[in-house]
RNA sequence: GAAAUUAAAAGGCAAACUGGCUUAAAGGUCAGGACGCAAAGCCUCCGGUCUAAGGAUCCGUAAGGAUCUACGAUAGCGGGGUUGCAUUA
Numbered sequence: 001g002a003a004a005u006u007a008a009a010a011g012g013c014a015a016a017c018u019g020g021c022u023u024a025a026a027g028g029u030c031a032g033g034a035c036g037c038a039a040a041g042c043c044u045c046c047g048g049u050c051u052a053a054g055g056a057u058c059c060g061u062a063a064g065g066a067u068c069u070a071c072g073a074u075a076g077c078g079g080g081g082u083u084g085c086a087u088u089a
Base pairs, nucleotide, nucleotide: 003088004087005086012037013036017032018031019030020029021028022027035076041082042081043080045079046078047077048074049073050072054069055068056067057066058065059064
């Protein structure tokens, strides 16, 4: 410098659920808690998925309702990019 991940060690992260805060929602965050994770570190470039405040269309006398839509999310949905621990050869 490049490759691989059978086992182990050190250390790390933390699903569901519960409580606080926050968001229109999805979701996020903090504390508890561990289902799991060798990138479950980081980045929305591609696809998927979730939500629909705002916007559009339609219905309705109105109040309101229905459908579509990401500029909101998800990196613990997958691909891709990027950095990195340990071990082995």